[in-house]
RNA sequence: UGAGUUGCCCGGGUCACCGCGUUAUCCCAAAGUUCGCUUUGGGGCUACCGAGGAAAGUCCGGACUCCACAGAGCGAGGUGGUGGGUAACGCCCACCCGGAGAAAUCCGCGGGAUCAGUGCCACAGAAAAUAAACCGCCGAGUAAUCGGUAAGGGUGAAACGGUGGUGUAAGAGACCACCAGCAUUUGCGGUAACGCAGAUGGCUAGGUAAACCCCACCAGGAGCAAGACCAGAUAGAUAGCGUUUGAGAACUGCUCGUUCGAGCUAUCGGGUAGGUCGCUUGAUUCCGUGAGCAAUCGCGGAACUAGAUGGAUGGUGAUCUUUUCUCAUGGCAACAUGGGGAAAACAGAAUCCGGCUUAUAGGGCGACUCGUCUU
Numbered sequence: 001u002g003a004g005u006u007g008c009c010c011g012g013g014u015c016a017c018c019g020c021g022u023u024a025u026c027c028c029a030a031a032g033u034u035c036g037c038u039u040u041g042g043g044g045c046u047a048c049c050g051a052g053g054a055a056a057g058u059c060c061g062g063a064c065u066c067c068a069c070a071g072a073g074c075g076a077g078g079u080g081g082u083g084g085g086u087a088a089c090g091c092c093c094a095c096c097c098g099g100a101g102a103a104a105u106c107c108g109c110g111g112g113a114u115c116a117g118u119g120c121c122a123c124a125g126a127a128a129a130u131a132a133a134c135c136g137c138c139g140a141g142u143a144a145u146c147g148g149u150a151a152g153g154g155u156g157a158a159a160c161g162g163u164g165g166u167g168u169a170a171g172a173g174a175c176c177a178c179c180a181g182c183a184u185u186u187g188c189g190g191u192a193a194c195g196c197a198g199a200u201g202g203c204u205a206g207g208u209a210a211a212c213c214c215c216a217c218c219a220g221g222a223g224c225a226a227g228a229c230c231a232g233a234u235a236g237a238u239a240g241c242g243u244u245u246g247a248g249a250a251c252u253g254c255u256c257g258u259u260c261g262a263g264c265u266a267u268c269g270g271g272u273a274g275g276u277c278g279c280u281u282g283a284u285u286c287c288g289u290g291a292g293c294a295a296u297c298g299c300g301g302a303a304c305u306a307g308a309u310g311g312a313u314g315g316u317g318a319u320c321u322u323u324u325c326u327c328a329u330g331g332c333a334a335c336a337u338g339g340g341g342a343a344a345a346c347a348g349a350a351u352c353c354g355g356c357u358u359a360u361a362g363g364g365c366g367a368c369u370c371g372u373c374u375u
């Protein structure tokens, strides 16, 4: 300096004026009062604080709440190399195996293919798993034809392992040497997945489970519109079943079991529906230090950072910064100075947290790989 891979950060700042929301102190007003005070969906001053890296998607996992005192089986469902992290996970970290790449690095629906079974592999081709004989080669025959063969050729994504030889009428793991795969097994290394180095065996009929399935592990459901409390209103009628011979209820579905149980179910009709809590102190954030390859964890210290509910954080002005365009000057160029103009992405909390996925104008800081040049 060029190309590439990968990690992190910012994404407008400052000042002034006016305007919003919660909380707190103080003051004023109204009502009540046991005259201490209390309440108010009232008002005012001041102070602190006031949207995100994804707040999005609602795809996972939980905290929390209720069913509910809480079981069993079947069905339906999720995950899938090994080890570690975490509250947990389908997440994160490290490693193993396979694939791509020159490398850094990236990707993986990563257990099982008859030693449990069922399917599928179009077309082409003789034949695609009960494999098969189109051309070819060899033998017999005057010929038609018959027998042997799967080494050569063709078809195809894939055709009874590959190369070389022995052998044969011609061939063929029929046999031999070497190699590949598979099965059994020995030693060493590793927590393990696995790796390395050997031995025996002629065993060599494939792929697909991101097809059904088998195996291992996980797993109750619904969700803050959960749920709790206060206020308010309340009108019944008909039919069926039932009152322990028990109707009915217990929140994915079915069965069993268990518990509760005097009312329940269906249809028609009427009334009320306002407020408070949940609601932000947390598996929280930051700093230092120790352990660990890392994810992360331990110890010490410091901090409190929205809580709205028709739903708050905005407007104006000035100035600065960044990017970009243009003009002038200087300069070989990179660029520097000055003037003028334009622009600043994706996007808005609503119970909360840990992840994943998706969107993102522009700018900055690192690390690594390969190439070229100079010293």
Base pairs, nucleotide, nucleotide: 001371002370003369004368005367006366007365008364009363010362012320013319014318015317016316017315018314020050021049023047024046026044027043028042029040030039031038032037052346056357057356059355060354061353062352063351064223065222066221067220071256072255073254074253077218078217079216080215081095082094083093084092085091096110097108098107099106100105111214112213117212118211119208120207121206134153135152136149137148138147139146140145161179162178163177164176165175166174180204181203182201183200184199185198186197187196188195189194227277228276229275230274236268237267238266239265240264241263248260249259250258284303285302286301287300288299289298290297291296322343323342324341325340326339327338328337329336330335

A computed fold for a 375-nucleotide RNA from an Actinomycetota bacterium, annotated as Bacterial RNase P class A. Of the family's consensus pairs, 97% are formed in the model. The RNAcentral record of the sequence draws on ENA. It is recorded under the gene name rnpB. It matches the Rfam family "Bacterial RNase P class A". It is annotated as a ribozyme. The coordinates come from a structure-prediction model, not an experiment, and the mean pLDDT is 77.